[in-house]
Predicted 3D model of a 476-nucleotide part of an RNA (small-subunit ribosomal RNA, 3' major domain) from an uncultured Lachnospiraceae bacterium.

Context: one part of a larger RNA
This record gives sequence, C1' cells and structure tokens, in this order.
RNA sequence: UGACGGGGGCCCGCACAAGCGGUGGAGCAUGUGUUUAAUUCGAAGCAACGCGAAGAACCUUACCAAGGCUUGACAUCCCCUCGAAUAUACCAGAGAUGGUAUAGUCCUUCGGGACGAGGGUGACAGGUGGUGCAUGGUUGUCGUCAGCUCGUGUCGUGAGAUGUUGGGUUAAGUCCCGCAACGAGCGCAACCCCUAUUGUUAGUAGCCAGCGAGUAAGGUCGGGCACACUAGCGAGACUGCCGUGGAUAACACGGAGGAAGGUGGGGACGACGUCAAAUCAUCAUGCCCCUUAUGUCUUGGGCUACACACGUGCUACAAUGGCAGGUACAAAGAGAAGCGAGGUCGUGAGGCGGAGCAAAUCUCAAAAAAGCUGUCACAGUUCGGAUUGUAGUCUGCAACUCGACUACAUGAAGCUGGAAUCGCUAGUAAUCGCGAAUCAGAAUGUCGCGGUGAAUACGUUCCCGGGCCUUGUACA
Repeated sequence: UGACGGGGGCCCGCACAAGCGGUGGAGCAUGUGUUUAAUUCGAAGCAACGCGAAGAACCUUACCAAGGCUUGACAUCCCCUCGAAUAUACCAGAGAUGGUAUAGUCCUUCGGGACGAGGGUGACAGGUGGUGCAUGGUUGUCGUCAGCUCGUGUCGUGAGAUGUUGGGUUAAGUCCCGCAACGAGCGCAACCCCUAUUGUUAGUAGCCAGCGAGUAAGGUCGGGCACACUAGCGAGACUGCCGUGGAUAACACGGAGGAAGGUGGGGACGACGUCAAAUCAUCAUGCCCCUUAUGUCUUGGGCUACACACGUGCUACAAUGGCAGGUACAAAGAGAAGCGAGGUCGUGAGGCGGAGCAAAUCUCAAAAAAGCUGUCACAGUUCGGAUUGUAGUCUGCAACUCGACUACAUGAAGCUGGAAUCGCUAGUAAUCGCGAAUCAGAAUGUCGCGGUGAAUACGUUCCCGGGCCUUGUACA
C1' cells in the first nucleotide's frame, strides 16, 4: 500500500421487510447427469444445465458399423493424352463406384492457344486432431457499481502519501465550500434512437367534416386534405418562476403554469481492472501430432437411448370456471421457387381452383381475454388432458427407427403441492392473444407486438451484494 475481520461509522440495491404471482408435489416438453458400438464436441457456483443449436428423418454431422479412394472432395505448379465439358438411356451394386451406347466446343498466323476432362510424378493439399495454461479477435462477470489514474508541485531516507481526505449535497469523484496543492485524462452526465404534447410542410396506396352522385350495403364514385394517420423540419423542460429551509452556496421540500417536473418513461452505450473465467468447433493463428489416414466419398445407424436424479418451462387440478351460440375493439411484422382472397368439396387437418399483391393498395388475418344469452351445480365431474387404438391430411427421393397436424374412440396422474426457493415497485406484476427469425416440414423455446390491468413499500434491526472513511494484523 492492499486484502481480510462473526471491528466501528455513513450510504445504496426487489437485499430484507410490506405485498402479488410462481418453482419445489402431478402429466408432458426441453437441457444436464447416467447408459451405449456410437449415444459427436463444447459449456460446470453465482456468471453451465429451452446454453453454442435462429430449428438432428437423409443432408446438416463433427460420432459408430460396413463398403470404397490415396496428389486425393478442394488450391497452385510440371509432363503426357483427349476434344470437349456435359446430357440421356441401359447393366452390376445398398450406394459411393464400375462398365456400355447415343448426342455433343471456341479462336487460329494451322505451329498452336483458350477452356475443360483423363492419366502420371512429386512439391503439396487436407485434419471439427491436441494445447483457450502459447495467442489474436470476440464474449460473460463484478456492474451502469462510481470509481480508476496521470503531469507538475509539496511531504517522506524509502515503499509511498497528498490531490481523490474533510463539512454539506447528488442517481453519480454530481455539484458547492474548505484545504499544499494546482490542473488534466478515462469513466458519470449530455450529445444518438424510440416514446409522451404541439406547430408547420406534404396528401397517395392513407383519411372523410362539409357538398354532390349512387347502392341491399360499403370512401363505392366525383371531390376535398379539415380531422386521423404517415414522415421530414421545428417548438417544448432549464430547478426557468414563486415561497420555505440551508452557509448568502450547492441543493432539498412545497406551489404555480404546463401534455410532460426536477435524469419525464424506455433503449443503445459497460472506465482501470478481476476471475491463467469462456471460446483453437465461427474465424484467424504459434508449436506439437496424422499423411493408403486422425484425410476423403458412400449406405445404414446414432445425436431421439431411459432404473433414476437435477435445472428451465408448458398444461392443469376448476364455477373470477368448462361448454354452446351470436357480437366488438389492436399493435408490430412477413410475403415472389412467396403470401394466397372470394368460390367450391370435405365433420376436420386439408384438397381443387386461382382474383389481387415486390405491397400505407392485395394476402397471411380469425385478434383473444372482455361484454351478451343459455347450460352444467361441486363430482375425479360437461374439470383435466397424458396414454393407447383405428382412419386420415400435409411436407419431403423417403416420416420404421424419428415429423407436425386432423377425426372418432380411449380417458391416466392431478383436488393447490414438505424442507426450501425465485421474479416483480406501474402501464410494472399477473393475465390474454398476435407476429417474426431459423425453416421443405418440424416450438410449450427465443426475439418482438399490442389488449385488460393490480397489491404493497412502516422502515433499514437482520440475510445477501456493493461504495466511502476509519481501526486491528495469523496474510501478500
């Protein structure tokens, strides 16, 4: 000087407390342990475990078994041969592959060249092989915590100190005052994006107040750009104004005006560093290793196993509900090898057909919960839907291992969950549906979008984590 203390002081955070809803019990989904010829590899307290994976039937695929190749699936160079390359058909084979037949270039100074294929030789290719404790790059974490430093000066023999401590204050090393310090840098804040109010410009594919026309109805048509909306440019919030407190300061509290008030709400943004944290399997890369194999091609299997244990979720256990009927109101997105309307067939998944739309025009598209009417009457039920049988639909060479969905039948556990434990302070929790990426197909995951919309916070004694000052020293 740090680090640590079941030392002290001050302060903060859904840290506790006050509340609301979960997990832990059930069934299923998914990841991990475990098992296996293989169940490819990685991730391991918080900060691994719906994680890499924004999507394993083949492919992917790295794993296993079997069958093949050896200058190689891919790149450059050298020599020789061919004229093509390639396409189609047939035969053998699980296929890779091997064989046969047919069709089949351009330029030319006729030497050859371009391009491609086949053969040969070796230089080399190749490696998702090892080392993340050799590395770059990228990322997690403490933590969006308020800290981390430097120059000069001063003090100290020196390591170092001071500044950065102190009195206040703040979300903040934020600001004020004081001070052997005076300044400065990286962080904080602001500048960026979305959102809340409004002016103006613009008016189609958006809108329809007034005018006219028309219809069974509908901005449907003429017309208009007022309103809404769209998207450019502006305005607006700064403790600016008033009062009280304070040290006359910083600032705090209250008030006015205002759409918004003291950082308005949300996002992006992550200091010096810590964990030899993670990643050699995104990529790059040193060294080591393999080179008729640890490379490469193919078929099939596996990654989907299943005594059980754990994590994360979904659906429930019902009446604030289930079922049936009829009826409203969104936002944000996506669409051409695509979205696919009306129509029609089917109980349905879906089929046929094809209008329109590269989309403020058309389509996906029905929002759902809510509200109205009826029924069920507390039951393992008209709750719950696992499991199983049969028959189908769709995607795709192909749904056996191993897809999703539909119909009929079946109808398990489950009556609110021990110890323990998690999230959340407002348009939040809870609850309800909608969309997208990946994607042929395959979400209860992920990322977004809106609808309905609470309760509680006395307070900082205690648990956990953190910041500043101070004190002690088994430690460095």
Its mean pLDDT, the model's own confidence on a scale to 100, is 85.